[in-house]
Record summary:
Small-subunit ribosomal RNA from a metagenome, 1521 nucleotides, folded computationally.
RNA sequence: AGAGUUUGAUCCUGGCUCAGAACGAACGCUGGCGGCGUGCUUAAUACAUGCAAGUCGUGCGAGAAAAGGGGGGCAACCCCCUGAGUAAAGCGGCGAACGGGUGAGUAACACGUAAGGAAUCUUCCUCAAAGUUCGGGAUAACCUUGCCAACGCGGGGCUAAUACCGGAUGUGGUUUUUGUGUCGCAUGGCACUUUAACUAAAGGUGACCUCUACUUGUAAGUUAUCGCUUUGAGAUGAACUUGCGGACCAUUAGCUAGUUGGCGGGGUAACGGCCCACCAAGGCUGUGAUGGUUAGCCGGCCUGAGAGGGCGAUCGGCCACAUUGGGACUGAGAUACGGCCCAGACUCCUACGGGAGGCAGCAGUAGGGAAUUUUGCGCAAUGGACGAAAGUCUGACGCAGCAACGCCGCGUGAGGGAUGAAGGUCUUCGGAUUGUAAACCUCUGUUAAGUGGGAGGAAACGUUGUGCAGAUAAUACCUGCAUGACCUGACGGUACCACUUGAGGAAGCCCCGGCCAAAUACGUGCCAGCAGCCGCGGUAAUACGUAUGGGGCAAGCGUUGUUCGGAAUCACUGGGCGUAAAGGGAGCGUAGGCGGAAGAGUAUGUUAGGGGUGUAAUCUUCAGGCUUAACCUGAUUUUUGCCUCUAAAACUGCUUUUCUUGAGUAGUGGAGAGGGAGAUGGAAUUCCAGGUGUAGCGGUGGAAUGCGUAGAUAUCUGGAAGAACACCAGUUGCGAAGGCGGUCUCCUGGCCACAUACUGACGCUGAGGCUCGAAAGCGUGGGGAGCAAACAGGAUUAGAUACCCUGGUAGUCCACGCCGUAAACGAUGGACACUAGAUGUCGGAGAAGUCAUUUCUUCGGUGUCGCAGCUAACGCGUUAAGUGUCCCGCCUGGGGAGUACGCUCGCAAGGGUGAAACUCAAAGGAAUUGACGGGGGCCCGCACAAGCGGUGGAGCAUGUGCUUUAAUUCGAUGCAACGCGAAGAACCUUACCUGGGCUUGACAUGGGAGUGUAACUCUCCAGAGAUGGGGGGCCUUCCUUCGGGAACACUCCACACAGGUGCUGCAUGGUUGUCGUCAGCUCGUGUCGUGAGAUGUUGGGUUAAGUCCCGCAACGAGCGCAACCCUCGCCCUUAGUUGCCAUCAGGUAACGCUGGGAACUCUAAGGGGACCGCCCGGUAUAACCAGGAGGAAGGUGGGGAUGACGUCAAAUCCUCAUGGCCCUUACGUCCAGGGCUAGACACGUGCUGCAAUGGCCGGUACAGAAGGAUGCAAGACGGCGACGUCAAGCUAAUCCCCAAAACCGGUCUCAGUUCGGAUUGAAGUCUGCAAUACGACUUCAUGAAGUUGGAAUCGCUAGUAAUCGCGGAUCAGCAUGCCGCGGUGAAUAUGUUCCCGGGCCUUGUACACACCGCCCGUCAAGCCAUGAAAGAUGGUAGUACCCGAAGUCGCUUUUCCAACCCGCAAGGGAGGAGAGCGCCUAAGGUAAGACCGUUGAUUGGGGCUAAGUCGGAACAAGGUA
Repeated sequence: AGAGUUUGAUCCUGGCUCAGAACGAACGCUGGCGGCGUGCUUAAUACAUGCAAGUCGUGCGAGAAAAGGGGGGCAACCCCCUGAGUAAAGCGGCGAACGGGUGAGUAACACGUAAGGAAUCUUCCUCAAAGUUCGGGAUAACCUUGCCAACGCGGGGCUAAUACCGGAUGUGGUUUUUGUGUCGCAUGGCACUUUAACUAAAGGUGACCUCUACUUGUAAGUUAUCGCUUUGAGAUGAACUUGCGGACCAUUAGCUAGUUGGCGGGGUAACGGCCCACCAAGGCUGUGAUGGUUAGCCGGCCUGAGAGGGCGAUCGGCCACAUUGGGACUGAGAUACGGCCCAGACUCCUACGGGAGGCAGCAGUAGGGAAUUUUGCGCAAUGGACGAAAGUCUGACGCAGCAACGCCGCGUGAGGGAUGAAGGUCUUCGGAUUGUAAACCUCUGUUAAGUGGGAGGAAACGUUGUGCAGAUAAUACCUGCAUGACCUGACGGUACCACUUGAGGAAGCCCCGGCCAAAUACGUGCCAGCAGCCGCGGUAAUACGUAUGGGGCAAGCGUUGUUCGGAAUCACUGGGCGUAAAGGGAGCGUAGGCGGAAGAGUAUGUUAGGGGUGUAAUCUUCAGGCUUAACCUGAUUUUUGCCUCUAAAACUGCUUUUCUUGAGUAGUGGAGAGGGAGAUGGAAUUCCAGGUGUAGCGGUGGAAUGCGUAGAUAUCUGGAAGAACACCAGUUGCGAAGGCGGUCUCCUGGCCACAUACUGACGCUGAGGCUCGAAAGCGUGGGGAGCAAACAGGAUUAGAUACCCUGGUAGUCCACGCCGUAAACGAUGGACACUAGAUGUCGGAGAAGUCAUUUCUUCGGUGUCGCAGCUAACGCGUUAAGUGUCCCGCCUGGGGAGUACGCUCGCAAGGGUGAAACUCAAAGGAAUUGACGGGGGCCCGCACAAGCGGUGGAGCAUGUGCUUUAAUUCGAUGCAACGCGAAGAACCUUACCUGGGCUUGACAUGGGAGUGUAACUCUCCAGAGAUGGGGGGCCUUCCUUCGGGAACACUCCACACAGGUGCUGCAUGGUUGUCGUCAGCUCGUGUCGUGAGAUGUUGGGUUAAGUCCCGCAACGAGCGCAACCCUCGCCCUUAGUUGCCAUCAGGUAACGCUGGGAACUCUAAGGGGACCGCCCGGUAUAACCAGGAGGAAGGUGGGGAUGACGUCAAAUCCUCAUGGCCCUUACGUCCAGGGCUAGACACGUGCUGCAAUGGCCGGUACAGAAGGAUGCAAGACGGCGACGUCAAGCUAAUCCCCAAAACCGGUCUCAGUUCGGAUUGAAGUCUGCAAUACGACUUCAUGAAGUUGGAAUCGCUAGUAAUCGCGGAUCAGCAUGCCGCGGUGAAUAUGUUCCCGGGCCUUGUACACACCGCCCGUCAAGCCAUGAAAGAUGGUAGUACCCGAAGUCGCUUUUCCAACCCGCAAGGGAGGAGAGCGCCUAAGGUAAGACCGUUGAUUGGGGCUAAGUCGGAACAAGGUA
């Protein structure tokens, strides 16, 4: 620090996801040790049991028992001493308000920070001053007695105090009176002085005898010490007030009656509506009141570069709470966790009358939960309470236990060791890897185990010794200081150290497709599963599972959850708004924000310096201590803040004085569809009346509905009505926007130009607010010609609730009033300033001029192009989307949704505001390349058109589908499968079926043993044959040391293996088809673009052609095109046998038959020839095109071979080859028979026909190219014939096979025929081992359909179509198929509108699997969340009223009462207790509402799901933009 993911690819926008760190964690697997930390985040749920707050006898009175000892008594028993002034209890003092827990409540002066008091209190502690006097009456304990289940309660009697009460004194204090000084921001404060009134106390303990008394020593007394009282000061703690700061919701906008203030009281420690009476009507709020939701706050912790964001466990500070709610008492302090009273809920006890209780203290239990420990030890240390002290108490605390919960450290060994062992895994079978890893050798001893030693945490207090000092009468006592000794350890025999044994006891977890470091095999086969995102898995999975190997971390490793980061993805640092999400429809204007020039002052912001504070811990740095580290300690820095003092004065603010440039006012002109009202005009349309006139009109793609003989349409005349204003008219004008268009008049707003004068910043923007605001719509009343939602009819259509047509009502128009929205758009808020220009136009002003025309300058508008700059690109570009300033509005992934709920506006329709659950990994912008379009342009092709002949109908042949079958083997399936693989299925072929056999095999290689032959040939038996058994013939070659060996072959054995037309053509090679013989497809360098890409290859011409020419940021090149190759057409040369025969000769019935010839034809080798070369015309003078001449041939001369980059996962595993999988006495192999030849049917391709351009009969001609020794066969004979028999010639330019249509003559005469030949019967021929299933041919007989073929569809442009025959391959035989050959031999093309296919350019696109694309909505099914809903149910906060516990306060008191007062007493007073009444008030009740949940028959839409249904709305002109 980034990465993955939208696309075919690209750039951008934008979300989602990942890598990091952290945790009071949990879960899974695993687990050696130690140190230091941490440990109910949930139910503030309920709690059994134990402990957590007591202490003081130096405040007080009283005071046991057990046990032991002694005594008395016969014994029961009694007494005494010790136990012991002990235990337990009581009065009293202090503490219990600390310490410990928890975070429910609380949005608040609760907390943090900084201040304030002239408005306060403070036990214990410290210092200072003064005092500590004289009395009194009670009461618990105790004794006795009564009630009671218990808790407990009562009567009588005794007693003490540092308990309680009264008096004295008054240093002081409080209040009051007088004066003075001084200080303060105000109220006022402080100090001194003075007057009056009021106002205290408690003793305990130790010691002593100087003074007094008795005189032993004690008491008064003295002294010391601990207390007590009053006051002042301090310290500590606490209360109160204030500034500032830190959560969310405006779908919470108004709240408030003690409310805000005043006066006077009450109350408090103290100010205060804190409370009360009266008076006034205030107070808070958009800088967010009130309400709701959530939450303890902070130091800090986590993260982050920081700014920030999240959190508030452990430690520390503050607050709040203690079963829920209320209340006071005591006290210095509480409205009190382990106190009290009351009410509620719950639990327990009960004799049913009544009582008891509160773990959010430490342990622990139940429950809840994913989840959180021992009912431990000790007060040794630190700290606390009490005490004079010893000491007691202390679940605070110190320790231990449990838990890998976290952090840190250590170990599980180290060195050597190659045959690179075995095993595992992979393998191309060679090897590679695990891997120096192991074994093995040599060591070490951390840790663990054992034995032994063994710290530090301990110093105080206290006791005691010594010395000094204080006090005193004092060398006692006491106190203080110094110094010695003694005493005290839970942890724990722990840390640590030494020694002994001994590699021994100690490694796992996750990952390995990309992100992200690390791959192979097997299994599985869209299954099982994985997954953080993208995505893997449908038979070769680096993604699932396992194994091996590898990578990472390591006593842990992963997962889950959460937080921050990455995320500049809420943007202060640090984002945006033309098209990606985002500018308000427009203006006016309030608050607010911002604001021109100059001077002076001030000091709010600002800046600098100083002071105070900012607890400690944490963090940083530097040191130190534990062996190191974590951890701990010390110092330092920091604590960015707040307060305060001083200074500065540039900027900002404020005050003030000026200025004119911003803004405005006045003047003179100007343009204009700016607004409102009134009047008025012509054209058109429709209607009405009349005339003329006759059969149609109208409408459409074509029609029909409609109108018309009752006279339409057309035409003429007259009239009526309403609405809109042709031409002018223009990217012209005006207006803020919406918008505004005949003419005239009136009223009226704004704008522009010019020149002076005046005001003097008066400005800009603008949350709320107000006004305007197209069309449609609504209300009331008019109006209504045309047009026209709805509606009706006619068409179209599969349907057509549409598009088209005929009608037609609201509406459109006017007046008044609503509505308040639009793609209200420049998809661009307003204002100001600055930053190249060019050109057009509108309105003004000025200047020049050749003064009609024109040119220049300038101001204001409105367009186009364009530099810089900006932008993701497109584009914008002085009218900015550039560069800046100010203000407002708005955005933060897509969908859900501009929906729901709530509120608000509206008559309604509806508008404004405006979510969530859930769901997806995208949605989107711009541009690129393709593909596509019922887009455009140009061009080609038997593509159409023009023609000729067919197919589709019949019969048959053949192939296919389907069906059938034991099997009907398999493949090919739009064009581009279907007379295709198959150039030939009776057996074989053959792969299929049935049955019978074989198992190293029918075939290959290797090993061992045997045989010497084997092979071949003849033959017998069994059998369907394979096969099995037997006999006969032949009985090899080479070398040789003659023993033999080698080769070869067979048989047997065992194993490696053979074999497979078994699967996968979607694992492949090779081959092939197709677009298409279409003219295209690319590259290098350069240039342009952020980039994908573009350019070149586009453009103008031309061509069959990306063929060529010209132009051009391109210049070149490659694969294709063309040419080179073969063949046919003309000529020449060479060569003449088997071919030829002109000339010469011979010969025949005739024939190149013979001699001969080399001329011709021909044969087959080599050349020539054609190139727009020549002429003319056109064109850019080019390329080229058109015509002509010559020529056998003329513009690629005809034909062939030749098939670019690629597309179709096209075809083929059954030609062959081949990976993987599968079978191995069978899916291999051999054999016989059957099947591939089936048949209701459907399709393709053909043959033959339907006849007279013909059939039949007879006669007579003319080819080419092939083929031919298991062959072609002349000729002769036989047969009606197929053919048979005999047989010349021919290894083939020699011999053989060889035409038909045509032509000539005859016959048939339009008929199911002398057409047609299917089918069937009979008899034959040939091939072959064998024609039954299942061959071809022949003869005789038979003589079906068929009379030219519906929709539709195919081929062909010249030696072509059509027609006629011939040959060949395969092959024993079998051809209507295929491949070739020649004979005869046409018609038509004006052309490119249309159909199909293709090429180039351009355009649109939401397509890219690319239109056979994409995609929308209803319906149906399943699942999910959610709104509404008669209601039901729960919670929260209030309001009104009722009731009203405890309690404070107030009032009353007829009851009761020791202290004080009066009084001899009785009694009275003061005061108190109790009781009664009143105010307030918790809980409770009643009532009507509010808000928030849960649930609800039914219902609404939404989302997601498999390949459901119906249509076809959008994307192309998407077929009606």